[in-house]
């Protein structure tokens, strides 16, 4: 040097164009004499830029990071 996959919440993974979800974690409150366990809430994410589209995690372009096949 080519080609080809992956990149979503602190963590593992859903969402193939129309308000981005769940399951642990974290916080708060309830329950308990206290801890744990159970209950109920709350924050919290789409690598990065452009583009097309009313509307983009999705499609198309760059690029950036990791895997992997060729030379």
């Nucleotide at each position: 040097g080519c080609g080809g996959g992956u990149g979503u919440a602190g963590u593992u993974c859903a969402a193939u164009g129309g308000u981005a979800g769940a399951a642990c974690a974290u916080c708060a409150g309830c329950u308990u004499c206290c801890c744990a366990a159970g209950c109920u809430g709350a924050g919290a994410a789409u690598g990065a830029g452009g583009g097309u589209u009313c509307g983009a995690u999705u499609c198309c372009c760059u690029u950036c990071a990791c895997c992997c096949g060729c030379u």
Molecule: transfer RNA
Organism: Woeseiaceae bacterium